A computed fold for a 527-nucleotide part of an RNA from an uncultured bacterium, annotated as small-subunit ribosomal RNA, 5' domain. The RNAcentral record of the full RNA draws on ENA, Greengenes and SILVA.
Context: one part of a larger RNA
C1' cells in the first nucleotide's frame, strides 16, 4: 500500500460497487422454458343465419334435435420451433485444458445472395369411443379420424455413387384482400424441396508457453510404424487382423503432490513477486458411476435407460425424487443478504402479428463490506465564570471553549410541484411502391389514443427550528503526543527493545495532549 475479509468499540445521510472464500453437505415450499388455433382433428361455450325432422298450436309462431357455415376462447392430444441459449458452480483436469501463432481432411438449424422446383396418390397413429388391469405411478385390448405427421409414384442437376455404360435421388401447405351469381381468376404474406456461395458458429491437427518434488529413473504392448478392412461430418491405432520392433526419457519421461486457464488484479521506481472475488473470453461438471436416443447442434442442470448411495409414498405387489438456477431451510463456519417488484427498458424463445413466456435482466430490500461525497453548525463573546485537573498556593490549564447575544438551514422532517429513462403499439388520414385504373400488404409522414416495476424517483420550491447527528486508538524509544493518583517483580503491559521489587511519562484510573474520523483499532493474508 492492499483485501470478497472477520472480531472489538462506535455509528447521521447519500451515490456507485460488492456480499457462502467453509460442506461439489442434505434440502421443505414457490417460481426459474415455453410458444404457435395463420399446421391438424377436436372440446366447451356464446351469438346469428339457412336447411331438414319432431313436438305444441286454428294460425302467426315457439321449443328441441341433427347437419352446415361464422365469430371468440381452449385443458389434454397429434404436429412445428425452442428446451444444446440464457443462469449456476470450480469437484475433476498439469492436459492441445488454456494462451498465442498457424494448418487441412470437415459439419453447420435459423439468417443473407443466386438458380431450379413445389405434379399426382396412398395407408396409418394419438386425441375420442368401448371393454379391462392397478392402491398409485401408470397401463392393456378392440374400434373411428385429421394434418405442414408418415410412405410410395412421377420429375430433377452445378447433387451422390460409378467399372464412365449407367444407377440412385425431393417437396406442404396455411392465410389476408379484391373481382365474380358460381365455377374460377388476380394479388400479398408466412412457409416447403434440391443445389451453389456467404456470414456467423462448431469439430479436428500442429509449433511455442503454462506449479512443486529425483528422499519418484527408467516408462510403454495398440505400445511406435506399415499393409488391409472397418469406422467418423472429418485426418488419424480411432478400432480390428497381419507384419516389423519400435516410441518416450537427465533439455527430467514415468510416478507422486497441488491447481480450472486467460484478459487481468494487488504490490513494486522497475525488474520481479503474489493472486485469478466481481466483469469479460475459454474449458469442465450437473446426487455418484456408466450408456446411448432424439436432433443442425447434447452423449443433454430443471430429457431418457441401467447400476449405486440417500430421501419420500405404498394397499408390500410396486412407485417417486435430485437447488453447483432465484429466493429460502438445516448443517458446517470467524463469516457472507429478501421464501420482494416488474417484464417499463435491454436481450432471448415462440408467433404473420397482437401477444405470451423469461428469478436472464432491470429495480427495490438487508449489510459502514469497500470507495467517493456531505453533515453533525457559523459569527461574536474575558467577569478569562463555575466545575475539573495541576500547583512552588502566587497561580497555571481546560479555554473563546461554555454561557450570553446575532445569524444560517445543507442533510434529516413536513408539505407542494416535477423530468428523463418511451423506442414503440393500435386506429384513422396523406403520399409512395406494387398491382387491372381494384384490393390486402410494404415504406415514409401525420392526427388521436395508449404503454414506467423503479416511484411517495431524481430534481426544484415552501415551512419550522441549532434544532436530530462523534467516536476510536494512542501519548518510554522506534513515532506525533505528559502530568497526578493508585499499585508495589503483585495486578498487569508488550510489534521489537523492554516496563512493574514505594517517588512507574511503559500497569490501572483521571486531567491534559497527539492522530485519524462515521469510522477507529486488532487479527489474518499478499507485495
Nucleotide at each position: 500500500a492492499u483485501u470478497g475479509a472477520a472480531c472489538g468499540c462506535u455509528g447521521g445521510c447519500g451515490g456507485c460497487a460488492c456480499g457462502c472464500c467453509u460442506a461439489g453437505c442434505a434440502c421443505a415450499u414457490g417460481c426459474a422454458a415455453g410458444u404457435c388455433g395463420a399446421g391438424c382433428g377436436g372440446c366447451a361455450g356464446c351469438a346469428a343465419g339457412a336447411u331438414u325432422g319432431g313436438u305444441a298450436g286454428c294460425a302467426a309462431u315457439a321449443c328441441c334435435a341433427a347437419u352446415u357455415g361464422u365469430u371468440g376462447g381452449c385443458g389434454a392430444g397429434c404436429g412445428g420451433c425452442g428446451g444444446a441459449c440464457g443462469g449456476g458452480u470450480g469437484a475433476g483436469u498439469a492436459a492441445c485444458a488454456c494462451g498465442u501463432a498457424g494448418g487441412a481432411a470437415c459439419c453447420u438449424g435459423a439468417c443473407c445472395u443466386u438458380c431450379a422446383g413445389a405434379g399426382g396418390g396412398g395407408g396409418a397413429c394419438a386425441a375420442c369411443c368401448a371393454a379391462g388391469g392397478g392402491a398409485a405411478a401408470c397401463u392393456u385390448u378392440g374400434g373411428c379420424u385429421a394434418a405442414u405427421a408418415c410412405c410410395g409414384c412421377g420429375u430433377a442437376a452445378u447433387c451422390u455413387c460409378u467399372g464412365a455404360g449407367g444407377a440412385g435421388g425431393a417437396a406442404a401447405g396455411u392465410u389476408g384482400c379484391c373481382c365474380g351469381c358460381a365455377a374460377g381468376g388476380g394479388u400479398g404474406a408466412c412457409g416447403c424441396u434440391g443445389a451453389a456461395g456467404g456470414a456467423g458458429g462448431g469439430g479436428c491437427c500442429u509449433g511455442c508457453g503454462u506449479c512443486c518434488g529425483a528422499u519418484u529413473a527408467g516408462c510403454u504392448a495398440g505400445u511406435u510404424g506399415g499393409u488391409a478392412a472397418g469406422g467418423u461430418a472429418a485426418a488419424a491405432g480411432c478400432u480390428u487382423a497381419c507384419c516389423a520392433a519400435g516410441g518416450c526419457a537427465a533439455u527430467g519421461a514415468u510416478c507422486g503432490g497441488u491447481a480450472a486457464c486467460u484478459g487481468g488484479u494487488c504490490u513494486g521506481a522497475g525488474a520481479g513477486g503474489a493472486c485469478g472475488a466481481c466483469c469479460a473470453g475459454u474449458c469442465a461438471c450437473a446426487c455418484u458411476g456408466g450408456g446411448a436416443c432424439u436432433g443442425a447442434g447434447a452423449c443433454a442442470c430443471g430429457g431418457c435407460c441401467c447400476a449405486g448411495a440417500c430421501u419420500c409414498c405404498u394397499a408390500c405387489g410396486g412407485g417417486a425424487g435430485g437447488c453447483a438456477g432465484c429466493a429460502g431451510u438445516g448443517g458446517g463456519g470467524a463469516a457472507u443478504a429478501u421464501u420482494g417488484g416488474a417484464c417499463a427498458a435491454u436481450g432471448g424463445g415462440g408467433g404473420c402479428a397482437a401477444c405470451c413466456c423469461u428469478g436472464a435482466u432491470c429495480c427495490a430490500g438487508c449489510g459502514a463490506u469497500g470507495c467517493c461525497g456531505c453533515g453533525u453548525g457559523g459569527g461574536u463573546g474575558a467577569a478569562g465564570a463555575a466545575g475539573g485537573c495541576c500547583u512552588u498556593c502566587g497561580g497555571g490549564u481546560u479555554g473563546u471553549a461554555a454561557a450570553g447575544c446575532c445569524c444560517u438551514u445543507u442533510a434529516g422532517g413536513u408539505u407542494g410541484g416535477g423530468a428523463a429513462g418511451a423506442a414503440g403499439u393500435g386506429u384513422g388520414c396523406u403520399a409512395u411502391c406494387g398491382g387491372a385504373u381494384a384490393a390486402u400488404g410494404g415504406u415514409a409522414g401525420u392526427a388521436c389514443a395508449u404503454u414506467g416495476a423503479c416511484g411517495g424517483u431524481a430534481c426544484c420550491g415552501a415551512c419550522a427550528g441549532a434544532a436530530u447527528a462523534a467516536g476510536c486508538a494512542c501519548c518510554g524509544g522506534c513515532a506525533g503526543a505528559c502530568u497526578c493518583u493508585g499499585u508495589g517483580c503483585c495486578a498487569g503491559c508488550a510489534g521489537c527493545c523492554g516496563c512493574g521489587g514505594u517517588a512507574a511519562u511503559a500497569c490501572a484510573g483521571a486531567g491534559g495532549g497527539u492522530g485519524c474520523a462515521a469510522g477507529c483499532g486488532u487479527u489474518a493474508a499478499u507485495c